[in-house]
Context: one part of a larger RNA
Molecule: small-subunit ribosomal RNA, central domain
Organism: metagenome
RNA sequence: CUGGGCGUAAAGCGCGCGCAGGCGGCUUGGCAAGUGAGGCGUGAAAGGCCUGGGCUCAACCUGGGAACGGCGCUUCAGACUGCCUGGCUUGAGGACGGGAGAGGGUGGUGGAAUUGCCAGUGUAGAGGUGAAAUUCGUAGAUAUUGGCAGGAACACCGGUGGCGAAGGCGGCCACCUGGCCCGUUACUGACGCUCAAACGCGAAAGCGUGGGGAGCAAACAGGAUUAGAUACCCUGGUAGUCCACGCUGUAAACGAUGGGUGCUAGAUGUCGGGGGGCGUAGCCCUUCGGUGUCGCAGCUAACGCGUUAAGCACCCCGCCUGGGGAGUACGGCCGCAAGGUUAAAACUC
Numbered sequence: 001c002u003g004g005g006c007g008u009a010a011a012g013c014g015c016g017c018g019c020a021g022g023c024g025g026c027u028u029g030g031c032a033a034g035u036g037a038g039g040c041g042u043g044a045a046a047g048g049c050c051u052g053g054g055c056u057c058a059a060c061c062u063g064g065g066a067a068c069g070g071c072g073c074u075u076c077a078g079a080c081u082g083c084c085u086g087g088c089u090u091g092a093g094g095a096c097g098g099g100a101g102a103g104g105g106u107g108g109u110g111g112a113a114u115u116g117c118c119a120g121u122g123u124a125g126a127g128g129u130g131a132a133a134u135u136c137g138u139a140g141a142u143a144u145u146g147g148c149a150g151g152a153a154c155a156c157c158g159g160u161g162g163c164g165a166a167g168g169c170g171g172c173c174a175c176c177u178g179g180c181c182c183g184u185u186a187c188u189g190a191c192g193c194u195c196a197a198a199c200g201c202g203a204a205a206g207c208g209u210g211g212g213g214a215g216c217a218a219a220c221a222g223g224a225u226u227a228g229a230u231a232c233c234c235u236g237g238u239a240g241u242c243c244a245c246g247c248u249g250u251a252a253a254c255g256a257u258g259g260g261u262g263c264u265a266g267a268u269g270u271c272g273g274g275g276g277g278c279g280u281a282g283c284c285c286u287u288c289g290g291u292g293u294c295g296c297a298g299c300u301a302a303c304g305c306g307u308u309a310a311g312c313a314c315c316c317c318g319c320c321u322g323g324g325g326a327g328u329a330c331g332g333c334c335g336c337a338a339g340g341u342u343a344a345a346a347c348u349c
Stems, first nucleotide, its partner, number of pairs: 003321004007303002012317001014201003021194003025088003029084003033081002035077008049065006091191001092188002094185006103177007110154001115149007125136002162169002206247006215241002220236004258316006266294013298305002322349003331342004
């Protein structure tokens, strides 16, 4: 430089934002850089290639041709790209009116349950298992009634329901706040898409400082099981799980499917909104946006995908290139550490 690929075979960055870069709607006029056509010049010779000739042939020497993929100058063209210029409204944004929602943050607040403590009733067991035992209990347990304390999580509603870019988000109330959808539009006028780097967000576990600690529970201890049992089961139990602030930056971060736009049969369920109709607690028709199932064409190695594409196309980014060695070593960068990230080779099949 180039080919083929990336749901499951190797391969979509966890997600966003975003400078540079790449790409970019309809239309007027201009320029002529890209582009196309013609002309001229240059592209040394030798060598190589094709075709002749000369040494008896060949090597070698030699004539001619083609080629030298290119570059420069010049004339013309003006469709397409570009640049300049004027306009447009369908892309994008805005305005106004409505709407749904576990979207985010802060503060408050509620009930059930677990545990503990206090008091009452009450007596010999309770607990646990496949069966047991460790364990708790006559210093009164378990059970039950009343009260108190504290922490964590929010049953029913709850739903292939909703919201969010992803991670993720679920009692109730208030305040602060982001996004989205629908309807109308007399506004702006391409303001767009993507995005190396950079920057931000990012479950769980883990780390630092301080708090908190009910339940659960790595580690640990004991009881069982077993040939053994550093397990599965049981009784305990500390970090942790919770809060504040600061780190870490990973994951089967999954739809194992990057983003955007346009196009390409339908059927059916459901969520949010609009329009229309009717015998109006509802049903029917239609439309926009989401979320599911089935399915035509088409695609696929098959499985399957199928207007939420893995179909038909275009634009931009990321990534793959046999298995092991290895997501390792070394070096760099980041981190308090744990480690993360970037990322080989020898050797071997």